Predicted 3D model of a 528-nucleotide part of an RNA (small-subunit ribosomal RNA, 5' domain) from Candidatus Alcium sp. F082. Rfam family: Bacterial small subunit ribosomal RNA. Gene Ontology terms of the family: structural constituent of ribosome and ribosome. Model confidence (mean pLDDT): 84 of 100. The organism belongs to Candidatus Alcium, within Bacteria. The sequence was found in a public genome assembly.
Context: one part of a larger RNA
């Protein structure tokens, strides 16, 4: 000198853009963050229509009942999704990350293309009634139902498994095609008739497993470590390979180019410095991982050994009627503790994306926005010109003439960014929704017309008013720009280093005046 997710003093007009629990991966009150589909179903708690009966009323009508008959729809049964998105950095020195390569050892919902298909039955269960029980959280039982839910048959374009015939290719094992035989395997319907759906099998694409070779922190005051350990052979189990696992068999691996052990650490893109080499970091953002109150397990499922699932244990916290029961903010706001120290328990689906659904449309603390903070970058402003007899006052110095403060003020003319009032007023929606035409390639364009704006009556733009509403901080012996006075007298005190201070201090305090940065300046902590 530069840096920073900072903290502290002293001081503060604005405005954009980025940023904000680095400590206790420490406990959580409370709302919210994952639902949705009635074009899969049975049905009807509640709401709205309609229809019926009754009842008061001369009648309009009002009130009760009843009906699932319509709009819809609370639990439920299904189907999709919840495995994403959004946190945190405890672990972890490892094929965990980066970077190359392979897989003839692998999978892949939902989506693309392409072929072929969509056919006969079945028991039942949830809800709904009814009965028990239990404080509750809940749980039994009985009766009675439906499906795109579950079961079973039938076909088999295929497919998959043995046997078989050729042919081509390869990297040991293999892998693509071909002929024939034989076992084996599949579907779901809705509906307003326009469409949505479903099973097979192949193809793409995304997405993901796994192998490996290099590279990835200190310590030898860590020198030996290891029996499923290293290989074979045979099985198991995987989507796959593989001591993964388990029978037999050998005696084998690693290690001074650091095994083994202890410490410590998320990795990278990147970031900081620095002429570079190099050092140092890894917090916004992005990409891989790990993990959700420690531990441990699987289930469903195309994917999970699952943050807002399941089950066991275990700690801590609440409930209880003492028989038992709930619960996990390292989501989003917030709350207590810790701490030098880090923010509202807002607004909105308007855009952009996600999940579901034909859609419309629901959900989205993703995300867009808005609040607070000088915590940082960057812009503007706090006036501009003229104005000397160089007014006065302060301060000091003086050859007592004057110097300095100072063009600095008073005065004069002008401007109005900003302030404040009023006043217009956007883009972001060239999309997307409805509804109606048109065109052809038949599910995509296109016109036309209707409608959708959180943020916002913001941003900006214009007019009046008036220099009005706006400046600190630190330093001044030397390094290192910038000095006198007065106090104080080895005290109070300064001080990054060298040092100052004991009666003339440019070093302590305080004034004047200088210097250097300015909405910031100084300190303090880190790195380079």
């Nucleotide at each position: 000198g530069g840096a920073u997710g900072a903290a502290c003093g002293c001081u503060a007009g604005c405005u954009a853009c980025a940023g904000g629990c680095u400590u206790a991966a420490c406990a959580c009150a409370u709302g919210c963050a994952a639902g949705u589909c009635g074009a899969g179903g049975g049905g009807c708690a509640g709401c709205a229509u309609g229809a019926g009966u009754g009842u008061a009323g001369c009648a309009a009508u009002a009130c009760a009942c009843u009906u699932g008959a319509u709009g819809g729809c609370g639990a439920c049964c299904g189907g999709c999704g919840c495995a994403c998105g959004g946190g945190u950095g405890a672990g972890u020195a490892a094929c965990a990350c980066g970077u190359a390569u392979c897989c003839a050892a692998c999978c892949u919902g939902c989506c693309u293309u392409g072929a072929g298909c969509u056919u006969g039955g079945g028991g039942a269960u949830a809800g709904c009634c009814c009965u028990c029980u239990g404080a509750a959280a809940g749980g039994a039982g009985g009766a009675u139902u439906a499906a795109u839910a579950c079961c079973c048959g039938a076909u088999g374009u295929g497919g998959u498994u043995g046997c078989u015939u050729g042919g081509g290719g390869a990297c040991a094992u293999c892998c693509c095609u071909u002929u024939g035989c034989a076992a084996u395997u599949a579907a779901a319907g809705a509906u307003u008739c326009a469409u949505c759906g479903g099973c097979u099998c192949a193809u793409g694409a995304u997405g993901g497993g796994g192998a490996u070779g290099c590279g990835u922190a200190c310590g030898a005051u860590u020198a030996g470590g290891u029996a499923g350990u290293c290989g074979g052979c045979g099985g198991g189990g995987u989507a796959a390979c593989g001591g993964c696992c388990c029978a037999c068999c050998g005696a084998g691996c690693c290690u001074g180019c650091g095994a083994u052990c202890g410490u410590u650490a998320g990795g990278g893109g990147u970031u900081c410095u620095g002429a570079g080499a190099g050092g140092a970091a890894g917090g916004u953002c992005c990409c891989c991982c790990a993990c959700a109150u420690a531990g441990g397990a699987a289930c469903u499922g195309a994917g999970a050994c699952a943050c807002g699932g399941u089950c066991c244990u275990a700690a801590c916290u609440c409930c209880u009627a003492c028989g038992g029961g709930a619960g996990g903010c390292a989501g989003c706001a917030g709350u207590g503790a810790g701490g030098a120290a880090u923010a509202u328990u807002g607004g909105u689906c308007a855009a952009u994306g996600g999940c579901c659904g034909u859609a419309a449309g629901g959900c989205u603390g993703a995300a867009c926005c808005a609040g607070c903070c000088a915590a940082g970058u960057a812009g503007c402003g706090u006036g501009a010109a003229g104005g000397a007899u160089g007014a006065c006052u302060g301060c000091c110095c003086u050859a007592c003439g004057g110097g300095u403060u100072g063009u600095a003020a008073a005065c004069u003319u002008c401007u109005u960014u900003u302030a404040u009032g009023c006043g217009g007023g956007a883009a972001u929606a060239a999309a997307g929704u409805g509804c109606g035409g048109c065109a052809c390639g038949c599910g995509u364009g296109c016109c036309g017309u209707u409608u959708u704006g959180u943020a916002u009556g913001u941003a900006c733009c214009g007019c009046a008013u008036g220099a009005a509403u706006a400046a600190g901080c630190a330093u001044c012996g030397g390094c290192u720009a910038a000095u006198u006075c007065c106090g104080u007298g080895c005290c109070a005190g300064c001080a990054g280093c060298c040092g100052c201070g004991g009666u003339a201090a440019u070093a302590c305090g305080g004034a004047a005046g200088a210097u250097g940065c300015g909405a910031g300046c100084g300190u303090u902590a880190u790195c380079c």